RNAcentral holds the sequence, with entries from ENA, Greengenes and SILVA.
Small-subunit ribosomal RNA from uncultured Marinobacter sp., 1530 nucleotides, folded computationally.
Its Rfam family is "Bacterial small subunit ribosomal RNA". Its family is annotated with ribosome and structural constituent of ribosome in the Gene Ontology.
The source organism's lineage runs through Bacteria, Pseudomonadati, Gammaproteobacteria, Marinobacteraceae and Marinobacter.
C1' cells in the first nucleotide's frame, strides 16, 4: 500500500470475501525451563464448614484461678494488700474505613467548569473554662417461666454511663442604634434583655473533658455544558409551575402543608418504550473516527427481595435492628434461627476461569500512653502455555554424496553435510557447597538538653548492646558429570511463501471468496518433499483495520441505488452597499483548574527484556481576566445596482360565464328505387323483399372544432390550453422616466392546485367503447380481426390525489468561445429590395473550453462557484407486512424484520441471431428437361427374430457408406473341440541339418509311427538360418476410451474472406487500415481516405482439351509412284491423320461508345479461341469435443490355461413392417424378326484367348498370336433398310415357379452367376412432397475398367446420338458485405415469466391460551415516624406536699411497603386454519418479456381471465422500419 469475485472481453457502479493488529478468552494437537502480569464475562443462582471487626484494666464495679507480701492459725486453713493474667457486663472509640459485586441506574448517576444557604468525629492552632450536687442501673444474688433462642420478677452496686444547680464568650435568640457595601439576600460594630457547659484516668507531668472561633480533611445541595437508540413513542404535567404563610432540614428549595394565581416541558425531540453502571482509559486506525468500560485508578449503587427508621460525626448501615413476602434450617408444633455480590471452598448453569495454603517479616487500617492484640485489607506461596518477554533443546568439522525412503526419461534426481564418524562446549534442568536485600523499628542501658524542689518519671537528640523474615532448600556465586532430559503445529490451485507420486472416481470429501472432485486431481486421503511460525501452530467467536461501503476530514442524485408532481409560504439556514458603535461569535496575552496510573520524550534498576521506577511533555477541554476590531452578528444613521412600484405600448389555444355557427356520424319522416349491403388475409356473425345498402329533401339530437398549424404561441408553476363572439378578469414582454429603500433567497412541518381511471347525488347519451354476446383463427383461444354492446367518455355539483406526473436533470443568483434559425418587442443606418447591422426576453438545432464510467452535456450546462431543501446506501423479500393517519370505497402516504444469493445494475466493444433494413452472389427460386415418391426386383439402413444374426457410420455432411466382392477362407459373431512361451518377436539353455514323403485315429485342429536326407562359412574352438524342446522376461488381443491423441478425412465452401507490423484514435475491451464512391467471378482492380506497407487465400504457375508450327516416323499412316493374292498386302514415302516431346497463340492487345480522363463496361474487328475459352488438381483463419482407438501408430485403464490361438459347422443372406440409393418397366419416337455402318478408353503370362470344329445356348474342344500403336478380349449400342404387331395387360412387361443343364471352385443345401424349355405377377406414368441439370449440358445408347476362382442393376472411367430453357430476383434456400436493436456469449436448438403439484425454511394474519411489565380507580394497611390524646404506668427538677412539669406504655389519625378487585396499554411465547414469500432434481400447463419477440414495450387505473396476461382510457420512448419537415457541417 492493496488483492480476489459479475463480462466472451471492457471501463465504471456496487456489494461480498481475504491479507494486518488485537483479546479476561474456548476448541483441537503438541509440550523444556524461567521472570513479569491475569484468571466465572454464564445463575444480582443456592450455599455445608473454617476464617473476614476488633480494641481499651491508664474510665468503671465484680468474679475467678495462678504469683508476691502482710495478719492469725487447731498447718486443714482464715482473713488483709499489692501485682500483672483471663472472663463476661458498664462505659469509650471503633463497627460509615478497608473488602465484594454491577442488579437497578438514560439520572446532575457520571465527566468537566462554576456556586451558595451547609455540617465535618479522630488532627492541628487559638482563647477561655474543668466548681457544688444527686437519683439510678447492668454484672452480681434470689425466685420464676421456656424444647431452644431467651426471658419476667425482687434485692444490692461502680463510673470518663445519667441527671440537677452554679459561672462563661466574639455563642443562640430577640429589641434599638451606627458604619460600609452591592443588581440583591449582607457585612463589622455598640448597646439593653433572655439562654445555654464540663469528667476524670494515671501519675509528677501527660493522657482526658468543656465552651467559643480559626485551619485541614471528609461529606451534603445547586447551575452551565457533555452523555445510547427507537417518532412505526407527538403531545406531557395537577403538587404540576409560580406566589404569600406555617412546618421541616446540618443546610437552600412544592421538600411538606393550607390559600390565591394558571401556569411550566416540547420538533434543539418532551412524554413514552427499549438498552447500559458512569469516567481516566483499552484495543484499533495516518489521523479524524469506530469499538470497548476485565485487571489498576476516581465516581455512584447494591448487599436474598421490599418497607422502615434507630444509634451516631457521619448510615437509613454487606458480617446493626424491626416488620412484609419466598426460600433453607432446628423444635418438645408452642416457637425460634439464617442471609458467601469478603477469603477459601461446594453444587449448580455453562465452550470456560484456581488453593477449605502461609505470615502480619514488610506496607497500610482499628484500639490502646505503650508494650501489644485484630486485620482472607496486604505481602507471599499453590495451579492454569490463559497473555507478553527472555532462555534452551547443542557448536565445529564430516562425500564413499553410506543405507533407507521418495521420484525416475532408468542416466540419475531429491531427502542431504543431514545421519553416522571425529574433535568440542556445558547455559537451563539435575547434584553439592556457599549466599546477600527486602529491617525502618521496638526495648535495655547510657549522655546532654528541657521540664520540675527533684540525681523520680516524662519528652527531644546522639552512643551502646539486645531482638524481629511468611517467602526460602529466596535470588546469586562456584564445583561435579555428561551431548547428555528437551520440537512441534499448520499450510502448499490463485489470492498467498511452499510440488511430486500413489489410492478415490460428482462417490468419499474439501472449501474463508473464487470454487475443487464424473479414471491421468499440485484443490479430496496417503505418502516424500517443501513452505511458515515455534514452546507453541492452527480453528472458532466477538471488536477496529482496510471499507472514501453514512463520506467532518472524505461520498454521490440525467441513464449506475437516489430531484418531492407542481406552487405559495411558517419556523430555521443564509443574505447588496456605506458610516458610526458594541464585543456575542472570532484573534492575542495571563491565570486557574485538567488526580494519580497509562501512552510519548529523557534518564535510571533488574545480566537482557517483558516489568518496575525518576522528571518532563502532554491531556486536544471548561473557566477566569486584559488587550484588539478586519470579518460575521447586534444597534443606529445614509445609499441605490437586489426586489418591489408607478406611466405609455405590444403579442398571445391564458382563467371563468353566457351565447351562438357551420361540416360529419347517427335516428327518424318522405320521395326515387333494386337485391344485396357489409365486413375479412380469407370468412362468417350481423342488416336486407316487412323493401336495406345507394341517392334527395326534411327533421330531431349529442359529441367534437378539418384547413389556418408551425422542435409556432400562452400559462406564478405543474396538470394543461385549439370554431365565432360579448362580457369579467390574471400574467409576461418592450421602452423612458419618477418613487420605495434591502422590503430578498430557500423552504423541515403546514397549505393549495393536480392527466386519466374511479366513487357519489343528479342531468345528458350522437359517436367511440372496459364488462358481456356471437362469428371467425387456433392444437386451445378466457386474445390479437369481425359484428353488436353496457358501464363509462359530457354537464353541474362533491370525492379521490396517484401516472414513464420525464428533460427519468430541484429552486434561485453570478461568471465562462463562436455559428445558424424561429416567435414579442425596441433602436440605428439605408430607402434599389417587406432591406442591413445592433439589443432584449423566449423557444430551438450545432459546436470551443470544461465536465462525464461511457452515451452524452456544452449561457436553457450534466462547465466553474454561492444560498437552501429533497432524496440514496448491494440484489431479492418489498412500491410488502404489522402499527398509525387519510378515504364512502377502490385505495392512497409512512414504512420495517426473519430468510436467501455472490451477485443485481450503468454504458460501450465484439461476436451471434431478428417472423429489422440495404447491396449482392449461387440450378435458390423462377423458365424448362428428365426423374423420385405408386409396381417388381436389387442394395443398404431401422426395427423386429435369432444360440450369432460380429463392428462402426444416424440432419443437410449416415443409409449401392467403411464393403475395389461375406459359399469355406475372409470373420471381428454363435455353437462345438482343442492348444497354453503360445499362430508371431527379441534374449538363454539343451538337442536337431533344414526340407521331403508315407501310414494310422480323428470332422479337422491334433496325435501317433515310419522312411528320405546330412548341407554353408571356418582361425577347426565355433558360428550363420531353419526345426523340436525347457524355464523365465515376456508375445497377443478388431477388449474399453475418437471426451486423453497422431495422422487421415468429411462440412460450411473454391465461399472471399482470414489477420499481421508500425502508425494513429479510444481510460479501456476495441477501432482504423478491411469502411466509402464505382467496378468484379474475386478484399479483382481503380478513386478517396489517418492511414502506410505485408501475410494466408484470390487470380497465375500445373495437367488435360480445342488452333497450327518444328522435330521424329515404328507397331501407327498412305496424297503422290510402282506391285498385288486386293488385305498398307509388299516396295517406297514422311506429305496427311495419329503419336509424344518442344514451342507459338489470348493479353481487354485494337478500334468505337459509356464511365471521374480512372478501374471497368458494352460493342465490334481480327482470330481455331475472347474477356477466368472448357474440364481438372489445388480448399485461407477456423467451425462442428463432426468420423475414424476395426487401415496404421498411440497414452491410461482392463483379460493372461484367456477378451489370447487352432479348428470344424453356423451366422454376417433371417422377415408382419418402415425409410433412403438404384434397375427394369407400364409401350407404336415402341416391342419382335433379318439386314447394314460408325467409337473411344482401358486390360492382358496364375493372363488376354483368335482362326477352326461340337452343342439351341450357356459352354465345350482346339490351340496360332501376344509381356502388346504389332496378338487377343472385341460383334460396340442407339442408328439406318425392310418386315410384323395396331392399343390389348397386348407379340407390352418381365418377377415368380416347375423341369433341364453349363461353369467356377476342395465344397454351389443354408448361400453363386449364367443356359435352354414351360410358367407369365405387380404394373396402363404414379398423392402430399421431393431430386438432378445452364451445353457437347440434361436425357439417351452401348464399351471398358477395378475387386475377383466365380458372382455388378453399384462404383469408377469411354466414347455414340444430343435437346429445352433462364422474363427476371417479388418470394424458399444457403452464403457476402454495411447498417441497426438485443435481457443472447453453449451465442434463437439462445435467454426466459406465471399458475399448479411436491420437500424444506423463515415469516403475516388467526378463535384463542400462558407469561412480562405498565397506567387508572377502588380496597386493605405490617413495622415505623409524626400529631392528638378522655386510658395506665411514672428515680432524678418543681412543690404550697395535694400535686405539677416532663417522660413511657396504650389508643387513635395521617403517610406508607406486601397483598387483594375491576378496567385498559406495551411487549414475549404457543394456536386448528389460513396468506403471500424464498430455496431446491431434469415434474405439469401455456409462451408473457428480450429481435417490429412475431398484437412494440412500459406506467397510472378499472374490469375481466387456470396461468403468464388481455382489453379500455389517458401518458411515455427506455419503441424497430419507412416517409416527411426543419437544421447544421464541407
Nucleotide at each position: 500500500a492493496g488483492a480476489g469475485u459479475u463480462u466472451g472481453a471492457u471501463c465504471c457502479u456496487g456489494g461480498c470475501u481475504c491479507a494486518g493488529a488485537a483479546c479476561g478468552a474456548a476448541c483441537g494437537c503438541u509440550g523444556g525451563c524461567g521472570g513479569c502480569a491475569g484468571g466465572c464475562c454464564u445463575a444480582a443462582c443456592a450455599c455445608a464448614u473454617g476464617c473476614a471487626a476488633g480494641u481499651c484494666g491508664a474510665a468503671c464495679g465484680a468474679a475467678g484461678g495462678c504469683c508476691c507480701u502482710g495478719g492469725c492459725u487447731u498447718c486443714g486453713g482464715c482473713u488483709g494488700g499489692g501485682g500483672g493474667c483471663u472472663u463476661a457486663g458498664u462505659g469509650g472509640c471503633g463497627c460509615a474505613c478497608g473488602g465484594g459485586u454491577g442488579a437497578g441506574u438514560a439520572g446532575c448517576a457520571c465527566g468537566u467548569g462554576g456556586g451558595a444557604a451547609c455540617c465535618u468525629a479522630c488532627c492541628u492552632c487559638u482563647u477561655g473554662g474543668u466548681g457544688c450536687g444527686g437519683a439510678a442501673u447492668a454484672a452480681c444474688u434470689c425466685c420464676g417461666g421456656g424444647a431452644a433462642a431467651c426471658u419476667g420478677g425482687a434485692g444490692c452496686u461502680a463510673a470518663u454511663a445519667c441527671c440537677g444547680c452554679a459561672u462563661a464568650c466574639g455563642c443562640c435568640c430577640g429589641g434599638a442604634c451606627c458604619g460600609u457595601g452591592u443588581g440583591g439576600u449582607g457585612c463589622g460594630g455598640u448597646u439593653c434583655g433572655g439562654g445555654g457547659a464540663a469528667a476524670g484516668a494515671u501519675u509528677g507531668a501527660u493522657c482526658g473533658c468543656c465552651g467559643a472561633g480559626g485551619g485541614a480533611u471528609g461529606g451534603g445541595c445547586c447551575c452551565g455544558c457533555g452523555c445510547c437508540c427507537g417518532a412505526u413513542u407527538a403531545g406531557c404535567u395537577a403538587g404540576u409551575u409560580g406566589g404569600u404563610g406555617g412546618g421541616g432540614u446540618a443546610a437552600c428549595g412544592g421538600c411538606u402543608c393550607a390559600c390565591c394565581a394558571a401556569g411550566g416541558c416540547u420538533g434543539c425531540g418532551a412524554u413514552c418504550g427499549g438498552u447500559a453502571c458512569c469516567u481516566g482509559g483499552u484495543c484499533u486506525g495516518a489521523g479524524a473516527g469506530g469499538a470497548u468500560g476485565a485487571u489498576c485508578a476516581g465516581g455512584c449503587a447494591c448487599a436474598c427481595u421490599g418497607g422502615g427508621a434507630c444509634u451516631g460525626a457521619g448510615a437509613c448501615a454487606c458480617g446493626g435492628c424491626c416488620c412484609g413476602a419466598a426460600c433453607u434450617c432446628c423444635u418438645a408444633c408452642g416457637g425460634g434461627a439464617g442471609g458467601c455480590a469478603g477469603c477459601a471452598g461446594u453444587g449448580g448453569g455453562g465452550a470456560a476461569u484456581a488453593u477449605u495454603g502461609g505470615a502480619c517479616a514488610a506496607u497500610g487500617g482499628g484500639g490502646g500512653c505503650a508494650a501489644c492484640c485484630c486485620u482472607g485489607a496486604u505481602c507471599c506461596a499453590g495451579c492454569c502455555a490463559c497473555g507478553c518477554c527472555g532462555c534452551g533443546u547443542g557448536u565445529g568439522u564430516g562425500a564413499a554424496g553410506a543405507a533407507g525412503g521418495c521420484u525416475u526419461u532408468c542416466g540419475g534426481g531429491u531427502u542431504g553435510u543431514a545421519a553416522a564418524g571425529c574433535a568440542c562446549u556445558u547455559u537451563c534442568a539435575g547434584u553439592g557447597a556457599g549466599g546477600a536485600g527486602g529491617a525502618a523499628a521496638g526495648c535495655c542501658u547510657u549522655a546532654u538538653g528541657g521540664c520540675g524542689a527533684a540525681u523520680a518519671c516524662c519528652c527531644a537528640u546522639g552512643a551502646g548492646g539486645c531482638u524481629u523474615g511468611a517467602c526460602g532448600u529466596u535470588a546469586c556465586u562456584c564445583a561435579c558429570a555428561g551431548a547428555a532430559g528437551a520440537a512441534g503445529c499448520a499450510c502448499c490451485g490463485g489470492c498467498u511463501a511452499a510440488c511430486u507420486c500413489c489410492g478415490u472416481g460428482c462417490c468419499a470429501g474439501c472449501a474463508g471468496c473464487c470454487g475443487c472432485g464424473g479414471u491421468a486431481a499440485u484443490a479430496c486421503g496417503g505418502a516424500g518433499g517443501g513452505u511458515g511460525c515455534a514452546a507453541g501452530c492452527g480453528u472458532u467467536a466477538a471488536u477496529c483495520g482496510g471499507a472514501a461501503u453514512u463520506a467532518c476530514u472524505g461520498g454521490g442524485c440525467g441513464u449506475a441505488a437516489a430531484g418531492c408532481g407542481c406552487g405559495c409560504g411558517u419556523a430555521g439556514g443564509u443574505g447588496g452597499u456605506u458610516u458610526g458603535a458594541u464585543a456575542a461569535g472570532c484573534g492575542a496575552g495571563a491565570u486557574g483548574u485538567g488526580a494519580a496510573u497509562g501512552c510519548c520524550c529523557c534518564g535510571g534498576g533488574c545480566u537482557u527484556a517483558a516489568c518496575c521506577u525518576g522528571g518532563g511533555a502532554a491531556c486536544g477541554g471548561c473557566a477566569u481576566u486584559u488587550c484588539g476590531a478586519a470579518c460575521u452578528g447586534u444597534c443606529a444613521g445614509g445609499c441605490u445596482a437586489g426586489a418591489g412600484u408607478g406611466u405609455g405600448g405590444u403579442a398571445g389555444a391564458g382563467g371563468g360565464u353566457a351565447g351562438u355557427g357551420g361540416a360529419a356520424u347517427u335516428u327518424c319522416c318522405u320521395g326515387u328505387g333494386u337485391a344485396g349491403c357489409g365486413g375479412u388475409g380469407a370468412a362468417a356473425u350481423g342488416c336486407g323483399u316487412a323493401g336495406a345498402u345507394a341517392u334527395a329533401g326534411g327533421a330531431a339530437g349529442g359529441a367534437a372544432c378539418a384547413c389556418c398549424a408551425g422542435u409556432g404561441g400562452c400559462g406564478a408553476a405543474a396538470g394543461g390550453c385549439g370554431g365565432c363572439u360579448a362580457c369579467c378578469u390574471g400574467g409576461a414582454c418592450c421602452a423612458a422616466c419618477a418613487c420605495u429603500g434591502g422590503c430578498a433567497c430557500u423552504g423541515a412541518g403546514g397549505u393549495g392546485c393536480g392527466a386519466a381511471a374511479g366513487c357519489g347525488u343528479g342531468g345528458g347519451g350522437a359517436g367511440c367503447a372496459a364488462a358481456c354476446a356471437g362469428g371467425a383463427u387456433u392444437a386451445g383461444a378466457u386474445a390479437c380481426c369481425c359484428u353488436g354492446g353496457u358501464a363509462g367518455u359530457c354537464c353541474a355539483c362533491g370525492c379521490c390525489g396517484u401516472a414513464a406526473a420525464c428533460g427519468a436533470u430541484g429552486u434561485c443568483a453570478a461568471c465562462u468561445a463562436g455559428c445558424c434559425g424561429u416567435a414579442g418587442g425596441g433602436a440605428a443606418c439605408a430607402u434599389c429590395u417587406g432591406g442591413u447591422u445592433c439589443u432584449u426576453u423566449g423557444u430551438g438545432g450545432c459546436g470551443c473550453a470544461g465536465c462525464u464510467a461511457a452515451c452524452g452535456c456544452g449561457a436553457u450546462a450534466a462547465g466553474u462557484u454561492g444560498a437552501c431543501c429533497g432524496c440514496c446506501u448491494g440484489g431479492g423479500g418489498a412500491a410488502u407486512a404489522c402499527g398509525g393517519c387519510c378515504g364512502c370505497a377502490a385505495g392512497g402516504c409512512u414504512a420495517a424484520a426473519a430468510c436467501u444469493c455472490a451477485a443485481a445494475u450503468g454504458a460501450a466493444u465484439u461476436g451471434a441471431c431478428g417472423g429489422g433494413g440495404g447491396c449482392c452472389c449461387g440450378c435458390a427460386c423462377a423458365a424448362g428437361c428428365g426423374g423420385u415418391g405408386g409396381a417388381g426386383c436389387a442394395u443398404g439402413u431401422g426395427g423386429u427374430u435369432u444360440a450369432a444374426u460380429u463392428c462402426g457410420a444416424u440432419g443437410c455432411a449416415a443409409c449401392g457408406c467403411g464393403a475395389a466382392a461375406a459359399a469355406c477362407c475372409u470373420u471381428a459373431c454363435c455353437u462345438g473341440c482343442c492348444c497354453u512361451u503360445g499362430a508371431c518377436a527379441u534374449g538363454u539353455c539343451a538337442g536337431g541339418a533344414a526340407u521331403u514323403c508315407g501310414c494310422c485315429a480323428g470332422a479337422g485342429a491334433u496325435g501317433g509311427u515310419g522312411a528320405a536326407g546330412u548341407g554353408c562359412c571356418u582361425u577347426c574352438g565355433g558360428g550363420a538360418a531353419c526345426c523340436u524342446g525347457a524355464a523365465c522376461a515376456c508375445a497377443g488381443g478388431u477388449g474399453c476410451u475418437g471426451c486423453a491423441u497422431g495422422g487421415c478425412u468429411g462440412u460450411c465452401g473454391u465461399c472471399a474472406g482470414c489477420u499481421c507490423g508500425u502508425g494513429u484514435c479510444g481510460u479501456g475491451a476495441g477501432a482504423u487500415g478491411u469502411u466509402g464512391g464505382g467496378u468484379u467471378a474475386a478484399g479483382u482492380c481503380c478513386c478517396g481516405u489517418a492511414a502506410c506497407g505485408a501475410g494466408c487465400g484470390c487470380a497465375a504457375c500445373c495437367c488435360u482439351u480445342g488452333u497450327c508450327c518444328u522435330u521424329a516416323g515404328u507397331u501407327g499412316c498412305c496424297a503422290g509412284c510402282g506391285g498385288u493374292u486386293c488385305g498398307g498386302c509388299c516396295g517406297g514415302g514422311a506429305a496427311c491423320u495419329c503419336u509424344a516431346a518442344g514451342g507459338a497463340g489470348a493479353c481487354u492487345g485494337c478500334c468505337g461508345g459509356u464511365g471521374a480522363u480512372a478501374a471497368a463496361c458494352c460493342g465490334g474487328a481480327g482470330g481455331a479461341a475472347g474477356g477466368u475459352g472448357g474440364g481438372g488438381a489445388u480448399g485461407a483463419c477456423g467451425u462442428c469435443a463432426a468420423g475414424u482407438c476395426a487401415u496404421c501408430a498411440u497414452g491410461g485403464c482392463c483379460c493372461u490355461u484367456a477378451u489370447g490361438g487352432g479348428c470344424a459347422g453356423g451366422g454376417c443372406u433371417a422377415c408382419a413392417c418402415a425409410c433412403g440409393u438404384g434397375c427394369u418397366a407400364c409401350a407404336a419416337u415402341g416391342g419382335c424378326c433379318a439386314g447394314u455402318a460408325c467409337a473411344g478408353a482401358c486390360g492382358g503370362u496364375u493372363g488376354c484367348c483368335a482362326a477352326c470344329c461340337c452343342g439351341c445356348a450357356a459352354g465345350g474342344g482346339g490351340g496360332a498370336g501376344c509381356u502388346a500403336a504389332u496378338c487377343c478380349u472385341a460383334u460396340a449400342a442407339a442408328g439406318c433398310u425392310g418386315g410384323u404387331c395396331g392399343u390389348a395387360g397386348u407379340c407390352c412387361g418381365g418377377a415368380u415357379c416347375g423341369c433341364a443343364g453349363u461353369c467356377u471352385g476342395c465344397a454351389a443345401c443354408u448361400c453363386g452367376a449364367c443356359u435352354g424349355c414351360g410358367u407369365g405377377a405387380a404394373g396402363u406414368c404414379g398423392g402430399a412432397a421431393u431430386c438432378g441439370c445452364u451445353a457437347g449440358u440434361a436425357a439417351u445408347c452401348g464399351c471398358g475398367a477395378a475387386u475377383c476362382a466365380g458372382c455388378a442393376u453399384g462404383u469408377c472411367g469411354c466414347g455414340g446420338u444430343g435437346a429445352a430453357u433462364a422474363c427476371g430476383u417479388u418470394c424458399c434456400c444457403g452464403g457476402g458485405c454495411c447498417u441497426u436493436g438485443u435481457a443472447c456469449a453453449c451465442a434463437c436448438c439462445g435467454c426466459c415469466c406465471g399458475u399448479c403439484a411436491c420437500a424444506c425454511c423463515a415469516u403475516g394474519g388467526g378463535a384463542g391460551u400462558g407469561g412480562a411489565u405498565u397506567g387508572c380507580a377502588c380496597c386493605a394497611g405490617a413495622a415505623g415516624u409524626g400529631g392528638u390524646u378522655a386510658g395506665u404506668c411514672u428515680a432524678a427538677c418543681c412543690u404550697u406536699c395535694g400535686g405539677g412539669a416532663g417522660g413511657a406504655c396504650g389508643a387513635u389519625c395521617a403517610c406508607c411497603a406486601c397483598g387483594g378487585u375491576g378496567u385498559g396499554g406495551u411487549u414475549c411465547a404457543u394456536g386448528a386454519c389460513u396468506g403471500g414469500c424464498g430455496u431446491g432434481a431434469a415434474g405439469u400447463c401455456g409462451u408473457a418479456a428480450c429481435a417490429a419477440g412475431g398484437u412494440a414495450g412500459c406506467c397510472g387505473u378499472a374490469g375481466g381471465g387456470g396461468a403468464a396476461c388481455c382489453u379500455g382510457c389517458g401518458g411515455c420512448u427506455g419503441g424497430a422500419u419507412c416517409a416527411c419537415c426543419u437544421c447544421c457541417u464541407u